A computed fold for a 333-nucleotide part of an RNA from a Candidatus Dojkabacteria bacterium, annotated as large-subunit ribosomal RNA, domain IV. Model confidence (mean pLDDT): 87 of 100.
[in-house]
Context: one part of a larger RNA
RNA sequence: UUCGUCAAGGAACUCGGCAAAAUGGUUCUGUAACUUAGGGAGAAAGAACGUCUCGAAAACUUCGAGAUCUCAGUAAAAAGGUCCAACCGACUGUUUAACUAAAACACAGGUAUGUGCAAACACGUAAGUGGAAGUAUACAUACUGACGUCUGCCCAAUGCCAGAAUAUCAAAGGAGAGGGUGACUGCGACUUGUCGUAGAGGCUCUCGACUUAAGUACUGGUGAAUGGCGGCUGUAACUCUGACGGUCCUAAGGUAGCGAAAUUCCUCGGCGCUUAAUAGGCGUCCCGCACGAAAGACGUAACGAGUUGGACACUGUCUUGACGAAGAGCUCG
Repeated sequence: UUCGUCAAGGAACUCGGCAAAAUGGUUCUGUAACUUAGGGAGAAAGAACGUCUCGAAAACUUCGAGAUCUCAGUAAAAAGGUCCAACCGACUGUUUAACUAAAACACAGGUAUGUGCAAACACGUAAGUGGAAGUAUACAUACUGACGUCUGCCCAAUGCCAGAAUAUCAAAGGAGAGGGUGACUGCGACUUGUCGUAGAGGCUCUCGACUUAAGUACUGGUGAAUGGCGGCUGUAACUCUGACGGUCCUAAGGUAGCGAAAUUCCUCGGCGCUUAAUAGGCGUCCCGCACGAAAGACGUAACGAGUUGGACACUGUCUUGACGAAGAGCUCG
C1' cells in the first nucleotide's frame, strides 16, 4: 500500500455515514400516502429453496406425500440497502476531451414579431448558393420552458409600428447679388506716354431667394417590447392596531399567489415540532433591508451519480485499538 477478521457499544467519527459494512437470485404472499389513474411498486413487510423415494399431471418441467445430510441448501462466484420530509429542474437527453455533470444547455408545449415566394433571413466583391426541389398547419428571429391554476396596473422615458397637414432639413439644381481680372475699351489730366477713374463680354471667387427625400419635431398605437409599479400624517369607549380620512408627488403607485425564501441586513426574527442538548431541518406568522406574475408567479404525480434535514438496517467512521495475509520501503548481500 492492498486485503481479511474482531469483544462490548453502534455514527459517539466527521463539514457531511466520506469510506466500509449491510441488502442482493428465483417462486409465492403482501404492498401506504399521493397520483397526470399510466404509475408510485422490486414500495414497505414476510415465507420457501439441498438431496433421495413414491404418486400425479404432463413434457424435459411442475405439483403433492414422505424420508434424509450439513455450522451453513440462490451452501462458491455473480446479483437493489430501505423509508420520511423539503428545495431546484417536469421528464429521456446534452455539457467544461485532461479540476465543475449541475439547479447550467436542450426539450415537447406557450407567446410575440417578420416573411406572399426571384419570401424574409444567412453566406459571398459578384455570379451564385442555402432557406427549399419547401409556400403562412411554412420558414426565420426573440423570449418562455411538460402539465394544472393563472399571467394585474403604467405608453411619461427608451424602442418599434402607423400617419402625413405644418416646421426643420443633405446632395443636386439655381433666379439673382457682390468681389478679382481687364479689351489696338471709354473719359479726365498733363510732361504725348504716363497717371487717375469707370469698365462690356469671357474666365474666376464668394453669397444666394426658390425647388427638395428620408429622418427629426408632431399626432396616435403598442408590454409574453427595453422597462417602471410612492411618501408624510390623523383616526375605534383600556391599550394596541387602523377598516376610514387628510395632504404631497407620479406615467402608474405591486393585483393574484408566495414570503426570514437558492432572495431576510438586523437575525441564531417570534411561535410550534424534531434532539438530553439544534447557528440545522420542517410547519406557521409577516416590519418582503432588497419576492412577484413568460429575465414568468404559485402548485405539482413521475424522474435525478443534483442539494438539504431526519429515521431504520448496517457496520473498525469512532470509543480504541488488536491480530493475520500478500506486496513495497528499510537493513544486509